[in-house]
RNA sequence: UUCGACAAAGGCAAACUCGUCGCGAGACGAGGACGCAAAGCCAUGGGUCUCGUUCGAGAGAUUGCCAGGCUACCGAAG
Repeated sequence: UUCGACAAAGGCAAACUCGUCGCGAGACGAGGACGCAAAGCCAUGGGUCUCGUUCGAGAGAUUGCCAGGCUACCGAAG
């Protein structure tokens, strides 16, 4: 620098429920854990979804869908 342990210290939090916001996809807070070695950050490309519509243009959502970029704890084996 890679890499990822029947290691150590920790971290995050799916579905669902309640509340709030939003036309909506969905987001935020609390509870809750399916899971995660980047499930930390960035909507850059693709995919999917929403609004809209001349099934155009456009505007959004999703990073825990895939790829890419940036940063990062630990140190077994390779």
Molecule: c-di-GMP-I-GGC riboswitch aptamer
Organism: Symmachiella dynata